[in-house]
Context: one part of a larger RNA
RNA sequence: CUGGGCGUAAAGCGCGCGUAGGUGGUUUAGCAAGUUGGAUGUGAAAGCCCCGGGCUCAACCUGGGAAUUGCAUCCAAAACUGCUAAGACUAGAGUGUAGUAGAGGGAAGUGGAAUUCCGGGUGUAGCGGUGAAAUGCGUAGAUAUCCGGAGGAACACCAGUGGCGAAGGCGGCUUUCUGGACUAAUACUGACGCUGAGGUGCGAAAGCGUGGGGAGCAAACAGGAUUAGAUACCCUGGUAGUCCACGCCGUAAACGAUGUCAACUAGCCGUUGGGAGGAUUGCCUCUUGGUUGCGCAAGCUAACGCAUUAAGUAUCCCGCCUGGGGAGUACGGCCGCAAGGCUGAAACUC
Numbered sequence: 001c002u003g004g005g006c007g008u009a010a011a012g013c014g015c016g017c018g019u020a021g022g023u024g025g026u027u028u029a030g031c032a033a034g035u036u037g038g039a040u041g042u043g044a045a046a047g048c049c050c051c052g053g054g055c056u057c058a059a060c061c062u063g064g065g066a067a068u069u070g071c072a073u074c075c076a077a078a079a080c081u082g083c084u085a086a087g088a089c090u091a092g093a094g095u096g097u098a099g100u101a102g103a104g105g106g107a108a109g110u111g112g113a114a115u116u117c118c119g120g121g122u123g124u125a126g127c128g129g130u131g132a133a134a135u136g137c138g139u140a141g142a143u144a145u146c147c148g149g150a151g152g153a154a155c156a157c158c159a160g161u162g163g164c165g166a167a168g169g170c171g172g173c174u175u176u177c178u179g180g181a182c183u184a185a186u187a188c189u190g191a192c193g194c195u196g197a198g199g200u201g202c203g204a205a206a207g208c209g210u211g212g213g214g215a216g217c218a219a220a221c222a223g224g225a226u227u228a229g230a231u232a233c234c235c236u237g238g239u240a241g242u243c244c245a246c247g248c249c250g251u252a253a254a255c256g257a258u259g260u261c262a263a264c265u266a267g268c269c270g271u272u273g274g275g276a277g278g279a280u281u282g283c284c285u286c287u288u289g290g291u292u293g294c295g296c297a298a299g300c301u302a303a304c305g306c307a308u309u310a311a312g313u314a315u316c317c318c319g320c321c322u323g324g325g326g327a328g329u330a331c332g333g334c335c336g337c338a339a340g341g342c343u344g345a346a347a348c349u350c
């Protein structure tokens, strides 16, 4: 390199947008670059292959042919790819109209429960914690209970293999700004599409910088236990952090361990958001698009399993894999305040 692969064996970038590139629906006409046919020239000789000839045979030598699958030029074809043209088309894609559902996102405001703390009242000897204890708190009046206040964080029930979002993720309520999806009937644009190396944006938690905030929880740390020890599990405390604003970081079992778009391929039962129809207007029934599930057929798979939400069938484009360890390490480069990230070997060894 080819061949073969990527749910779990090595392997799908965490997820979008998008440049170059690759690839691309239907009709008509033209061109003839690709494509196809023919002709001519060339494709040295020798060798290989075929048919002969010469050394007594053979090796060897020698004559003719074939082959040399290629290249160039010319002639022709016009189905397919390509290119050009058309007041070309409408099934892809998009726009308009009318609706629908939703924890989709940003900002501002606001509510109650609970924890903690503070002040006051009642009240007295314990509270707390555990397997059992102790550290701890408490006669300077705790725990319990009632009233008032402060402050921060999270939003019980509803709640659901429910919803929304590209992913990360999103959950009290109200207002405001704003993105997307779906449905119905049609009108319009007329291939405007798909994918996407580089690039660029978003990206949980932890962490970092500056300034706030700090109720609860809680790395580190301290003490008490346990234990042979206990730098742990359990308990009492407790600082960063968790929260907010702005700026970085750019990683996760970022998982469906399953790249994106579209097509095709048996049925059955739910869920959720729409639409249409029907003689009982009902927690009805039937039907049609979208979402999300479970169990199965064919088929696929090493098996497990997947099975119209494919891991089935066929196609386009991108990413990635090539024995284990060494190692996601070293070196170099780029990025970062740092932590570190991205790219990413070899010796050696089995």
Stems, first nucleotide, its partner, number of pairs: 004321003007304002012318001014202004021195003025089002027086005033081002035077008049065006092192001093189004097184004104178007111155001116150007126137002163170002207248006216242002221237004259317001263313002268295001269293002272290001274288002277285002299306002323350003332343004
The part of an RNA shown here (small-subunit ribosomal RNA, central domain) has 350 nucleotides and comes from an uncultured prokaryote. RNAcentral holds the full RNA, with entries from ENA. Model confidence (mean pLDDT): 86 of 100.